[in-house]
Context: one part of a larger RNA
RNA sequence: AACGCUGACGGUGUGCUUUAGGCAUGCAAGUCGAACGAGAAAGCCCUUCGGGGUGAGUAGAGUGGCGAACGGGUGAGUAACACGUGGGCAACCUGCCCCUCGCAGGGGGAUAACCGGAGGAAACUCCGGCUAAUACCCCGUAAGCUUUCAGAGUCGCAUGGCUCUGUAAGGAAAGGUAGCUUCGGCCAUCCGGCGAGGGAUGGGCCCGCGGUGCAUUAGCUAGUUGGUGGGGUAAUGGCCCACCAAGGCGACGAUGCGUAGCUGGUCUGAGAGGAUGAUCAGCCACACUGGGACUGAGACACGGCCCAGACUCCUACGGGAGGCAGCAGCCAGGAAUCUUGGGCAAUGGGCGCAAGCCCGACCCAGCAACACCGUGUGGGCGAUGAAGGCCUUCGGGUCGUAAAGCCCUGUUGAUAGGGACGAAGGGCGAAGGGUUAAUAGCCCCUAGCCUGACGGUACCUUUCGAGGAAGCCCCGGCUAACUACGUGCCAGCAGCCGCGGUAAUACGUAGGGGGCGAGCGUUGUCC
Numbered sequence: 001a002a003c004g005c006u007g008a009c010g011g012u013g014u015g016c017u018u019u020a021g022g023c024a025u026g027c028a029a030g031u032c033g034a035a036c037g038a039g040a041a042a043g044c045c046c047u048u049c050g051g052g053g054u055g056a057g058u059a060g061a062g063u064g065g066c067g068a069a070c071g072g073g074u075g076a077g078u079a080a081c082a083c084g085u086g087g088g089c090a091a092c093c094u095g096c097c098c099c100u101c102g103c104a105g106g107g108g109g110a111u112a113a114c115c116g117g118a119g120g121a122a123a124c125u126c127c128g129g130c131u132a133a134u135a136c137c138c139c140g141u142a143a144g145c146u147u148u149c150a151g152a153g154u155c156g157c158a159u160g161g162c163u164c165u166g167u168a169a170g171g172a173a174a175g176g177u178a179g180c181u182u183c184g185g186c187c188a189u190c191c192g193g194c195g196a197g198g199g200a201u202g203g204g205c206c207c208g209c210g211g212u213g214c215a216u217u218a219g220c221u222a223g224u225u226g227g228u229g230g231g232g233u234a235a236u237g238g239c240c241c242a243c244c245a246a247g248g249c250g251a252c253g254a255u256g257c258g259u260a261g262c263u264g265g266u267c268u269g270a271g272a273g274g275a276u277g278a279u280c281a282g283c284c285a286c287a288c289u290g291g292g293a294c295u296g297a298g299a300c301a302c303g304g305c306c307c308a309g310a311c312u313c314c315u316a317c318g319g320g321a322g323g324c325a326g327c328a329g330c331c332a333g334g335a336a337u338c339u340u341g342g343g344c345a346a347u348g349g350g351c352g353c354a355a356g357c358c359c360g361a362c363c364c365a366g367c368a369a370c371a372c373c374g375u376g377u378g379g380g381c382g383a384u385g386a387a388g389g390c391c392u393u394c395g396g397g398u399c400g401u402a403a404a405g406c407c408c409u410g411u412u413g414a415u416a417g418g419g420a421c422g423a424a425g426g427g428c429g430a431a432g433g434g435u436u437a438a439u440a441g442c443c444c445c446u447a448g449c450c451u452g453a454c455g456g457u458a459c460c461u462u463u464c465g466a467g468g469a470a471g472c473c474c475c476g477g478c479u480a481a482c483u484a485c486g487u488g489c490c491a492g493c494a495g496c497c498g499c500g501g502u503a504a505u506a507c508g509u510a511g512g513g514g515g516c517g518a519g520c521g522u523u524g525u526c527c
Stems, first nucleotide, its partner, number of pairs: 001523005008375006014368002016333001021331003025328003030066003035063002043054004073286003083210007092203002097199007105139004114129006145170003149166007175191002179186002212258003219249003224246008261283004265276004288309005311322004339365001341364003347361001348359004378408004388399004412468001413464002416461003422454001425451004432444004471516005476497003482511005492499002
């Protein structure tokens, strides 16, 4: 863990081990108007009934940016540099973030939205016209950067690295907002843009060592092993290709087959060891099956694209749509594993100057004695040892202070009232101060206000009241605990030995007893 019987409460955890079987429905990734152009309606108000105003530059949509490569799931595959550990990269990349230096000049053509038209059952598509940008393109500028060639210095573990000089070629950018304004602009703050160097973080590649069953698997290998030249990549490399050579691995177990995600850990054990890899954390792999690339700093991309396949669905038969190993939930399988819940209040993430928006991550609640821990089911007194049950040698013994009865208590429960911590902070913000050219921005101070899903929960108090709360297994030996009746090798028990064929402490029931206790037994599995 499951099953059987039983079942009062709380806390903390845990909960498809089987079909990586198939999935109805809802939700799980958005955000930015301080990048850009455009821009409704309902409702309300007015109306001369034509319309106007407001709603509102709001909603919804589009271009563009960032995110969507994180977070979440699963363990199929994988015996491998996948993982662990220790190293290497003079063979590499790194969006957002931090530091330093420098730059931001001029111009152009489009396109979605929108309007008009066309096709289609739909999914959706096509044609024409208009328009904007931090979208796209061109020119200029180029200290530094990249590349070519030449040279010098310096350093190193080999290939070689670093620095400097000259030479030729190549390549950048974007604005927005606030303030002031004489509406021409101005200013410089904030948020951004571009180039270069450094950092931080994250990653890529390479290597030593380590962790598995079978030798009833002994030979394996043709891009195979190496070289030269090239292609490709951020980068080394037979990664890929052409040519050349004939190598490479193996009883220190190659190759093959089986099994398996790896680790920190977890269980057990005095330890050594054995077993294991649920939850939590790190890494890896996968996302209907197989293959492929695109975009991008990052993917060969779970909720992106394309192709093929199986399956399911829609169809007007022409053609289309889909992928829960996200959270719930359904069917199936199975001995077996939960709610189609609440909230973004906290933590954390994305976007945004911010307010804020989004988040089935997360925080909570629900279900389940599944596990662990805690609490209760009452306490004291009470003998004539009541009644009753069982046994009996018929005298009695035992259940047994047990009950009744009397006196208490109030955990828990019920009732009534109060009522959180988690909120750290954050936001709004009149007045004031500092910096400043500035009333901007930033900083400081501050009255006040707002901000909790859980939850009217925890907790505290009032009142009531022993009232609502005990079972399960066992009693032949191992092994703690014995009698009676029934049964008669029957019915049955059983972990092992074994019990039962007419007095059974071993079967069944009863009384009594033993053990554990909201559990107790059984089965499975590990030490």

Predicted 3D model of a 527-nucleotide part of an RNA (small-subunit ribosomal RNA, 5' domain) from an uncultured bacterium. RNAcentral holds the full RNA, with entries from ENA and SILVA. The prediction has a mean pLDDT of 83.